[in-house]
Molecule: Glycine riboswitch aptamer
Organism: Sedimenticola sp.
RNA sequence: GAGACCCCCGUGGGAGAGCGUGGCCAAGGCCACCGCCGAAGGCGCAAAUCCGCCCGGAAUCGCUCAGGCAAAAGGAUCGCGGGACAGGG
Numbered sequence: 001g002a003g004a005c006c007c008c009c010g011u012g013g014g015a016g017a018g019c020g021u022g023g024c025c026a027a028g029g030c031c032a033c034c035g036c037c038g039a040a041g042g043c044g045c046a047a048a049u050c051c052g053c054c055c056g057g058a059a060u061c062g063c064u065c066a067g068g069c070a071a072a073a074g075g076a077u078c079g080c081g082g083g084a085c086a087g088g089g
Stems, first nucleotide, its partner, number of pairs: 007083007018034001020033005035069003041065001042063003049058003
């Protein structure tokens, strides 16, 4: 003097699918049923895909346990600013 990935803080964007039906309750809310969504989290590699092949593993794949289905909130993830750090000259 510079400083990547990951991580932390701030900030901007950020999809899908029911304002479903019935019952209980003074209210907050709770219960049951039907239909649907995948992008918190979780689980699985059966298929396809990727890690050159097998094995093994992974996800933006699959499941839909959880969560969600007007708005708000949340939101994988992407961008920007800052911080911290490995290493290097």